Predicted 3D model of a 281-nucleotide part of an RNA (large-subunit ribosomal RNA, domain VI) from Solobacterium sp.
Context: one part of a larger RNA
């Protein structure tokens, strides 16, 4: 931009893409078969490999504004307590998120039409012949079935709901204007994200931050007291601190404001209302 008024939402599926793999073991059964050695089809069950999808409850990794320990040095006047720098100084843990080596799940089943192949009936050609007419069985391949995209499918589909004015004259699918439903700018943002976009919200508000409560993490803060010459230990104390998690709470910021955005072709027929007009829907 189109989809023949303008919107919001839900969809149909022409067509496309993906997936499609396979081992071992048990049972049938040491059966059929075979002199023996050996050893099945068919049917049923269990468990794997590789591949793929989703996810983070558990197992792990990471986790540069979390917690603790600790070395050197500098600073806060000193002690104590802290802070800076030294690869994040080094070390031990670790929430959310992300993640795999982890967890869950998938390949199935079924139908149709077939290939090779195997058949039935059957002539040409009194026989025979799966084929010439006709009718079957039959594969991981094909078409559906499973997952997913999909009406720019210009053949532009369907359904539900919402919205319903003026002015002008060239009387036309005309021109102009303000609006409606709705949308956007702007702002707070995350399950989204390179930017756009998408999603949640904008005071009729829990969208983000803060605060409070909880969870989780770390592991018993500082100060004081007691014991010890002291290093230190014990008590107060599962203390103190705490990024992302869960919930509550308008304290802070989403204020205010602006922009865009329809008026729906012609003809005929039919129905309803009014009541007969240079008519109206």
């Nucleotide at each position: 931009c189109g989809u023949u008024g303008g919107a919001a939402g839900u969809u149909u599926g022409a067509g496309g893409a993906g997936a499609g793999c396979u081992g071992u073991c048990c049972c049938u059964a040491g059966u059929a078969c075979g002199a023996g050695a050996g050893g099945a089809c068919c049917a049923g069950g269990a468990u794997g490999g590789a591949c793929g999808u989703u996810c983070c409850u558990a197992c792990g990794g990471u986790g540069c504004a979390c917690c603790a320990g600790u070395u050197g040095u500098c600073a806060c006047g000193c002690c104590a307590g802290u802070g800076g720098c030294a690869c994040a100084g080094c070390u031990g843990g670790a929430u959310a998120g992300c993640u795999g080596a982890g967890a869950a799940c998938g390949g199935a089943u079924u139908a149709g039409a077939u290939a090779a192949a195997c058949g039935c009936u059957g002539a040409a050609g009194g026989c025979a012949u799966c084929u010439a007419a006709g009718c079957g069985u039959g594969a991981a391949a094909c078409u559906a079935a499973c997952u997913u995209c999909a009406a720019g499918a210009u053949g532009a589909g369907a359904c539900u709901u919402c919205c319903c004015u003026c002015a002008c004259u060239a009387u036309a699918a005309g021109u102009g204007a303000a609006u409606a439903a709705g949308a956007c700018c702007c702002c707070u943002u995350a399950a989204a994200g390179a930017c756009g976009a998408u999603g949640a919200g904008g005071u009729u508000g829990a969208u983000a931050g803060g605060u409070c409560a909880g969870g989780g993490a770390u592991g018993u803060a500082a100060g004081c007291a007691u014991g010890g010459c002291g290093a230190c230990a014990u008590g107060u104390u599962g203390a103190g601190u705490u990024g992302a998690c869960u919930g509550a709470u308008a304290c802070u910021a989403a204020u205010a404001g602006g922009u865009c955005g329809a008026a729906g072709g012609u003809u005929u027929a039919u129905u309803c209302a009014c009541a007969c007009g240079a008519g109206a829907a």

NCBI's taxonomy places the organism under Bacteria, Erysipelotrichia, Erysipelotrichales, Erysipelotrichaceae, Solobacterium. It was read from a public genome assembly.